Predicted 3D model of a 98-nucleotide RNA (Purine riboswitch aptamer) from Propionigenium maris DSM 9537.
It matches the Rfam family "Purine riboswitch aptamer". Rfam's curators write: Riboswitches are metabolite binding domains within certain messenger RNAs that serve as precision sensors for their corresponding targets. Allosteric rearrangement of mRNA structure is mediated by ligand binding, and this results in modulation of gene expression. A class of riboswitches that selectively recognises guanine and becomes saturated at concentrations as low as 5 nM. In Bacillus subtilis, this mRNA motif is located on at least five separate transcriptional units that together encode 17 genes that are mostly involved in purine transport and purine nucleotide biosynthesis. It has also been shown that some members of this family are specific for adenine instead. Hence this family are termed purine riboswitches.
Of the family's consensus pairs, 100% are formed in the model.
The sequence is in RNAcentral, with records from Rfam.

RNA sequence: AAUUUUGGAAGCGAUUUAUCUCAUAUAAGCUGCUAAUAGGGUGCAGUGUUUCUACGGUUGACCUCAAAUCAACCUCUAUGAGUGGAAGUUUUAAUAUA
Numbered sequence: 001a002a003u004u005u006u007g008g009a010a011g012c013g014a015u016u017u018a019u020c021u022c023a024u025a026u027a028a029g030c031u032g033c034u035a036a037u038a039g040g041g042u043g044c045a046g047u048g049u050u051u052c053u054a055c056g057g058u059u060g061a062c063c064u065c066a067a068a069u070c071a072a073c074c075u076c077u078a079u080g081a082g083u084g085g086a087a088g089u090u091u092u093a094a095u096a097u098a
Base pairs, nucleotide, nucleotide: 003096005094008092009091010090011089012088020082021081022080023079024078025077026054029047030046031045032044033043040063041062048055056074057073058072059071060070061069
């Protein structure tokens, strides 16, 4: 001088592609048709968004055989703003080999 190992320190990565938070949208809503019946409570379509996607799950209540569900909790996605890493890489310290 070179190489290897480690990953202590600093830089780049980073005016960010992670993560998290807030805001807007949408209320995981509404409407029509359709299916089932307490071991049940479904499915299809439309509407809703300066908006792509999605439009369900769990638990409980309620409905005594009828046609109707209700409540609570739990998201994703789009856009904007904020916060802010990691891998990797460069330099250097130390160690090992030769």
Model confidence (mean pLDDT): 77 of 100.